[in-house]
About this RNA: Predicted 3D model of an 89-nucleotide RNA (c-di-GMP-I riboswitch aptamer) from Thiogranum sp. Its mean pLDDT, the model's own confidence on a scale to 100, is 87.
RNA sequence: UCUGUAUAAGGGCAACCCCGGUCGAAAGCCCAGGGGCGCAAAGUUACCGGUCUAAGGGGCGCGAGCCCUAUGACAGCGGGACUACCGGA
Numbered sequence: 001u002c003u004g005u006a007u008a009a010g011g012g013c014a015a016c017c018c019c020g021g022u023c024g025a026a027a028g029c030c031c032a033g034g035g036g037c038g039c040a041a042a043g044u045u046a047c048c049g050g051u052c053u054a055a056g057g058g059g060c061g062c063g064a065g066c067c068c069u070a071u072g073a074c075a076g077c078g079g080g081a082c083u084a085c086c087g088g089a
């Protein structure tokens, strides 16, 4: 320095629910509080795969609507990239 992460110490994040506020067409995101599912990267990143949504666009329909589509989103779906506290079986 790299890989691995037993056992500790100090901590960290926060699924989901409740309660307010806010952005968005939606998916979803953000701010504040309570509880705490879980996570050794549940820190950052949309590069690859996957998943979600469909405003706008296209197609079908007399119509209500239906189908397709990401430029939108998800990092707590998997992989990759970058960074990283303590200990050192």
Base pairs, nucleotide, nucleotide: 005087012039013038016035017034018033020031021030023028037076043082044081045080047079048078049077050074051073052072056069057068058067059066060065
Source information:
Taxonomically the source falls in Thiogranum (Bacteria, Pseudomonadota, Gammaproteobacteria, Ectothiorhodospiraceae). Its Rfam family is "c-di-GMP-I riboswitch aptamer". Rfam links the family to the GO term cyclic-di-GMP binding.